[in-house]
Context: one part of a larger RNA
Molecule: large-subunit ribosomal RNA, half A
Organism: Salinibaculum litoreum
RNA sequence: CCACCUGGUGGAUAGCUCGGCUCGGCAGCCGACGAAGGACGUGCCAAGCUGCGAUAAGCUCAGGGAAGCCGCACGGAGGCGAAGAACCUGAGAUUUCCGAAUGGGAAUCCCCACCGCAAUUGCUUCGCGCAAUGGGGAACGCCGGGAACUGAAACAUCUCAGUACCGGCAGGAAGAGAAAACGCAACGUGAUGUCGUUAGUAACCGCGAGUGAACGCGAUACAGCUCAAACCGAAGCCUUCGGGCAAUGUGGUGUAUGGGCUGACUCUCAUCGCCGAAACCGUCUCACGAAGUCUCCUGGAACGGAGCACGAAACAGGGUGACAGUCCCGUACUGAGGCCUACUAUGGCGUGCGUCAGAUCCGGAGUAGCGGGGGUUGGAAAUCCCUCGUGAAUAUAGCAGGCAUCGACUGCUAAAGCUAAACACUCGCCGAGACCGAUAGCGAACAAGUAGCGUGAGCGAACGCUGAAAAGUACCCUCCGAAGGGAGGUGCAAUAGGGCUUGAAAUCAGGUGGCGAUAGAGCGACGGGGCAUACAAGGUCCUGUGCUAAACGACCUGCCCGCGAGGGCACAGUAGGACGCACCGGAAGCCGAUGUUCCGUCGUACGUUUUGAAAAACGAGCCAGGGAGUGUACCUGUUUGGCGAGUCUAACCCGUUCAUCGGGGGAGGCGUAGGGAAACCGACAUGGCCGCAGCAUUGCCAGGGCCGCCGUGUUCAAGCGCGGGGAGCCAAACGGGUACAACCCGAAUCCGGACGAUCUACGCGUGGGCAAGGUGAAGCGUGCCGAAAGGCACGUGGAAGCCUGUUAGGGUUGGUGUCUUACAAUACCCUCCCGUGACCUACGUGUAGGGGUGAAAGGCCCAUCGAGUCCGGCAACAGCUGGUUCCAACCGAAACAUGUCGAAGCAUGACCUCCGCUGAGGUAGUUCGUGAGGUAGAGAGACUGAUUACCGUGUCCGCCCUCGAGAGAGGUCGGCGCGGUUGUCAAACUCCGAACUCACGAACGCCAUCGAAGCGGGGAGUCCGGUGCACGGGGUAAGCCUGUGUACCAUGAGGGAGACAACCCAGAGCUGGGUUAAGGUCCCCAAGUGUAGACUAAGUGUAAUCCUCUGAAGGUGGUCCCGAGCCCUAGACAGCCGGGAGGUGAGCUUAGAAGCAGCUACCCUCCAAGAAAAGCGUAACAGCUUACCGGCCGAGGUUCGGGGCGCCCAAAAUGAUCGGGGCUCAAGUCUACCACCGAUACCUGGCCGCGCCCGUCACACGGCGGUCGCGUAGGUUGGCGUUGAGCGCGGAUGGAAGCCCGGGCGAGAGCUCGCGUGGACCGCGUUCAAACGAAAAUCCUGGCCGCAGUAGCAGCGAAAGUCGGGUGCGAAUCCCGACGGCCGAAAGGGCAAGGGUUCCUCGGCACUGUUCGUCAGCCGAGGGUUAGCCGAUCCUAAGUCACAUCGUAACUCGCGUGUGACAAAAGGGAAACUGGUUAAUAUUCCAGUGCCUUCUUGCAAUGAACGCCGACGCCCUGGGGUCGACCGAGCCGGGCACUCGCCCGGCCGAACUGUCCAACUCCGUGGAAGCCGUAAUGGCACGAAGCGGACGAAUGGCAGGAUAGGGAAACUCGGUUCAACCUGGGGCCCGUGAAAAGGCAAGCAAGAAGUCCGUACCGAGAUCCGACACAGGUGCCCAUGGCGGUGAAAGCCUAGGCCUGU
Repeated sequence: CCACCUGGUGGAUAGCUCGGCUCGGCAGCCGACGAAGGACGUGCCAAGCUGCGAUAAGCUCAGGGAAGCCGCACGGAGGCGAAGAACCUGAGAUUUCCGAAUGGGAAUCCCCACCGCAAUUGCUUCGCGCAAUGGGGAACGCCGGGAACUGAAACAUCUCAGUACCGGCAGGAAGAGAAAACGCAACGUGAUGUCGUUAGUAACCGCGAGUGAACGCGAUACAGCUCAAACCGAAGCCUUCGGGCAAUGUGGUGUAUGGGCUGACUCUCAUCGCCGAAACCGUCUCACGAAGUCUCCUGGAACGGAGCACGAAACAGGGUGACAGUCCCGUACUGAGGCCUACUAUGGCGUGCGUCAGAUCCGGAGUAGCGGGGGUUGGAAAUCCCUCGUGAAUAUAGCAGGCAUCGACUGCUAAAGCUAAACACUCGCCGAGACCGAUAGCGAACAAGUAGCGUGAGCGAACGCUGAAAAGUACCCUCCGAAGGGAGGUGCAAUAGGGCUUGAAAUCAGGUGGCGAUAGAGCGACGGGGCAUACAAGGUCCUGUGCUAAACGACCUGCCCGCGAGGGCACAGUAGGACGCACCGGAAGCCGAUGUUCCGUCGUACGUUUUGAAAAACGAGCCAGGGAGUGUACCUGUUUGGCGAGUCUAACCCGUUCAUCGGGGGAGGCGUAGGGAAACCGACAUGGCCGCAGCAUUGCCAGGGCCGCCGUGUUCAAGCGCGGGGAGCCAAACGGGUACAACCCGAAUCCGGACGAUCUACGCGUGGGCAAGGUGAAGCGUGCCGAAAGGCACGUGGAAGCCUGUUAGGGUUGGUGUCUUACAAUACCCUCCCGUGACCUACGUGUAGGGGUGAAAGGCCCAUCGAGUCCGGCAACAGCUGGUUCCAACCGAAACAUGUCGAAGCAUGACCUCCGCUGAGGUAGUUCGUGAGGUAGAGAGACUGAUUACCGUGUCCGCCCUCGAGAGAGGUCGGCGCGGUUGUCAAACUCCGAACUCACGAACGCCAUCGAAGCGGGGAGUCCGGUGCACGGGGUAAGCCUGUGUACCAUGAGGGAGACAACCCAGAGCUGGGUUAAGGUCCCCAAGUGUAGACUAAGUGUAAUCCUCUGAAGGUGGUCCCGAGCCCUAGACAGCCGGGAGGUGAGCUUAGAAGCAGCUACCCUCCAAGAAAAGCGUAACAGCUUACCGGCCGAGGUUCGGGGCGCCCAAAAUGAUCGGGGCUCAAGUCUACCACCGAUACCUGGCCGCGCCCGUCACACGGCGGUCGCGUAGGUUGGCGUUGAGCGCGGAUGGAAGCCCGGGCGAGAGCUCGCGUGGACCGCGUUCAAACGAAAAUCCUGGCCGCAGUAGCAGCGAAAGUCGGGUGCGAAUCCCGACGGCCGAAAGGGCAAGGGUUCCUCGGCACUGUUCGUCAGCCGAGGGUUAGCCGAUCCUAAGUCACAUCGUAACUCGCGUGUGACAAAAGGGAAACUGGUUAAUAUUCCAGUGCCUUCUUGCAAUGAACGCCGACGCCCUGGGGUCGACCGAGCCGGGCACUCGCCCGGCCGAACUGUCCAACUCCGUGGAAGCCGUAAUGGCACGAAGCGGACGAAUGGCAGGAUAGGGAAACUCGGUUCAACCUGGGGCCCGUGAAAAGGCAAGCAAGAAGUCCGUACCGAGAUCCGACACAGGUGCCCAUGGCGGUGAAAGCCUAGGCCUGU
């Protein structure tokens, strides 16, 4: 690592079902007599459900009932019941609060008020006196308003659709309804609805998509009536008995067959009104109700097996310890009672029907009709309705008869009303089921609309099973232990022990087997070996010998051939040869098999999308369960069946054993005749021939075909079109189409109705807040200057969208810091901005979705915004992505054409498949014949066109040059034209011209009666293609784009090419044996280190093709070969030795120039040869070479051209390589050969399938296949399995299903057998019906693994613990003490919101607590909140609600007005303080001392109306002044010192009552001409200062309170500065800064009363909002503690609190 075993985890499977789903039947309203629905209560103990309601799991009565009972719920305790409980039925009583909710309000609490129908309506005796309405209800109904997605492949009319939704209203049904009807026109029908049909018809419609009746007929069920008017005229009607209505007519008559009136006749039968049964059936409840608990066996148990009985008008079903006719409940039959039937009857009472004749009266008006404009409808000219306008007639009239008008004819009588039954639906009750069986079926079998989530509308789960019976484990041991464990007990069973039947898989632990550190991974398949393996379910295998024997096929030997490797012939198609058969012997873990491992060969999963996937394209962590072509209607085809010129019924009815089935029903449909636009007309039951099958024989001939003939339309005619010699209809199954959600999952949208301003934006109402410092506007004063206006200076003053500011508070610039599975779904730190204002902030309140709000960013409107959220239309639509589940057999594509708002789609054709008809030819190959063709190639004296070099010519053009005075001439060069020579080209050139292709014919071959070709029909898929080769077009090119042809891949395996879709070989049914192909033969690796030659020296190469193997121009004295020229024994070429001279340093030039700077010339001599010098060199010389000559040497040399193999050119990113190793007379390359290897090809044995033949009832057996066997999309066909139903047959406690592990069978889907587990059901055959098969859908649900003992539990300028003791099984974490540390404008104290018991005590530690835990905001139990004077209660604010009225189609909606009410626990406001007390409360209890309101009583008073208070901005500022703080003294206590002394703390004391007064104001006096005064401004003869007085403040002083209290004690005095509180002054405003209740005015005393509600605790780095014990957020007060300092700053320290920012 793999497998198994034993267990765990987990909860699949199987079995079960108190639940669902669907259908059928029944039944169908409730409510002011207070509903539906809820809230809160209610039990001895009581959380939930159920029941009930303060009479509270119940009370009373009547009936039934029977021995038990006190619900689910089986416990403890205690009760009830023969005096009849419980329980059931019926009738009563009670029935809290909310809710229409109804006396007013409001928060299900409660408050106010004081007995009330609130509101609306009717009546009314005018009194809410009597009535009615209101609200609810699952769907159904009527009326009103009325979308959008969608479809139209876009979209606007249209469609979806009068649908969804909204509003109003009714009932058990609703609505419609007794003709101004129909109009198959008739000698017809006769209210309405509904069902079937008419009919997808008529009709409508961008005449597109689509929409879509009616009459009639068949059924069901049946039912008809009343007014108005004419006429009469009070003759009455209603009544609660009071009265009301009524001449504007009560009443009578009367109603379409017309009536009234007049006259005559008839006699109560119609109708209407009132009263009002019973029965069948049905239904509910109940009664009665047969026959075994017989024997034996198994078993825990008999309902099983065996045996023997019995019942049946009862064998439906359920229960009972396994399967029960005879055990129990029931069932059949029978019977009883209630209900229903019922605004009923054929019953009763009343009313009174009708006929004839006559003249006259009456018979529904803004109506009928018409016009304009709309909506709607199938309604078209001819539906219905609305609106604006117009507008009749009067029965001698009017309306209708799908255009109008006229006349007839026919039908009917509008403009008033009522009306049962038949039909819609299902909240409820009953029943049933080819429905589901716990991931299914309702969301819900369980606490289910529960838990949970959300502000809210709303969203919304999961969880079934012990056992026959709790017999639910006594006692003991262990342990900190009611934990767990052991032992023991019950039980058939405890691996049935409490989420307990079965108990799968993933997965975990332990064990066993195999293997394991020499070696790398689609995990396997096939073959072989090793090891291991109790029973059962399998029995083979090995060795040897013999027989049979296909393809293939030898050795040896002999002869012959080849240079050789080797080959040929003969032996010999012999030996051998797979499979098979027989016999002898052997094997028992032995063979098969299973598990594992090793070796060999092959081999990159699966699904999908694709031209192409192992892909570094997508999907899946694993397992289990769930998971996708279905239903109806219509059309179409096939198959089978029935009947057949017919065929089928639909609704419905009858019967019945009752959703079945049988019988009826022909309405209607399709068919039976066609042609035609229509009018209209209207066809071969065969006249001839051919001919398949068949019969059978030279033929007959069903079906079929060719003629002929006929009908009709067109039509002068001719001709042409369509049709004609009878086959359809119905049903079922299946294929396909269309409409519907339409195979399944998947948007972003659009529309409707609701819910949201607890976040945020803005507005409004009421409140709160802003240390300190700085600057110094106006105004004012003083001084100076000035004639003045005024100016200047200094003060004073204190303005400002002023300044500083780490005050508080708000914001968020930069660090693009930290964090970024965070502390945090926006945080932390530093830095920064504002900080008296357009400022910040709390509470209340308003604005709502095409809307709000917005100092404007498309910002914000509950973590959602370029249109919120929730639910609905909705299963929207999606030409787009993904997925789509068992096996096999036969055939088998297309990626093209045309059209397309078409290009990712679709339709038609082509291509595939299946079926039928027909009936004999067909044709891909080869060859030949006869024709057709203009390509490849080739060509230029054959055209067109291009084009190189040159010549000639023309002088047409141009530049330049020369000449000329100029005209012009000449020259040269270039272009152009023509001619010639030469060289080269063309897809759109051709004088030529193949291969090849095509057509027809023939022959051969091949295919075809096993049915080809052809024709018709059903079903598809496909319309992204790709590669090679050949030939094109584009492009620098491309593994580029785009064509034509063909092959291949796609859809094709096998062999080769290293690996490698399309390159080479080759088309795979399975399994053996053999032979070859491509390609190979040194080793890896099967086969040659093969043969005869040659080349290469570069590892060139060892690489067919190629994106992949590169390699060019150019160069090469590398080497080999071939050809040609020249030199060469008279001595070539190279080398070596020698010479290489003289005139002369040639001349010129030059400073010099000597062979060698330059110019000119380049002679002559000696020679074997030697330049007036080819190079190097020097300043110039010199010097060194060379040319040239001789010698030595001794045979080829040299040049040019061509070819083979090499070489240079030759640069890429982690280490290279021919597949590798390696290879050199090769293992490279070339030539020619010889052998061998090598595939699923070919040959061959056996088998399978398919097709056919024979045969058979059908199989089987047998035979044939040269021309059958790959396959994606797809077509066709046959099977396996799952669940259920009918029928038939079986199994099972002597052990079913399921599960685990094994054996066998089948090609496979699958089937079967055995052991074990399990403990009650299961299977087979056949027919039928399906929610019928899973690996995938980022699928759904659950479980589980890995990640991983990982991240985290550290990180913040906010810190910190240590020691000792205690408790305890256990202590870093709990408690105590000590030391140490931190905060201190908080991390202290008091409140509000919010939370809701978290508070306190006791007992615990399974959970929660980021560790621990003895602790706790955790768990369990108990306890705790005490008010006349704190708040609510009262008042009014922004605003809200109700009613009335109005609007609206309507309303639960809306504006305004009126009336009323509500709205603040921060506004207004009657009244309490001090001390003490509890574990937990206190301004609440207690003690003491006070106060307020109301009432009563007594006394006093008669003043009462105006008025005032309540009652209010911002800024600056004076005075009074307490607490506090500070300073000083004294006293008490403490510490240090033990001398002086120093230091620390303390020295208290309320409300209330009385009293005191500053400021302001006023009065008297006074009398200032310049004084007085302020911080400042200022004041004054209208009276300043001064003096006197009146009024008059504090939470202030003093006194009492208080010989209260408190303190261990002292329990004093003085001062400074002063929050609060009181009282003045000034400034500012385009800003002027709430209202009401209530109070004052209005005395004194005594007594009484003051209900109800809140009150615990937290109030935050753990009780709130943020999912958390979350570094975030959250309003107000203590704002004067000390040092420090300007300071509420920094820093440090008190009081107090912490060390748990756990």